[in-house]
RNA sequence: GAGAAGGGCAAAACCACCGUGAGGUGGUGACGCAAAGCCACGGGUCAGGCGACUGACAGCCGGGUUACCGAA
Numbered sequence: 001g002a003g004a005a006g007g008g009c010a011a012a013a014c015c016a017c018c019g020u021g022a023g024g025u026g027g028u029g030a031c032g033c034a035a036a037g038c039c040a041c042g043g044g045u046c047a048g049g050c051g052a053c054u055g056a057c058a059g060c061c062g063g064g065u066u067a068c069c070g071a072a
Stems, first nucleotide, its partner, number of pairs: 001069001008033002013028006031059001037065003041062003044057005
């Protein structure tokens, strides 16, 4: 980050399974994404709990880190 090339990922929904739950895994599917690769460090949202706290979300924002191509 382009009127390029090779490609990549996969929202919602549905099915099965795991979980108290948020949510996760696999399959189907494709809303989109130049990091929609990875990391829970900061903020935020969500779940569990009387509370202290514990957990989830990286496709909420910031940050860190790795990577394909090569026009301006």
Molecule: c-di-GMP-I riboswitch aptamer
Organism: soil metagenome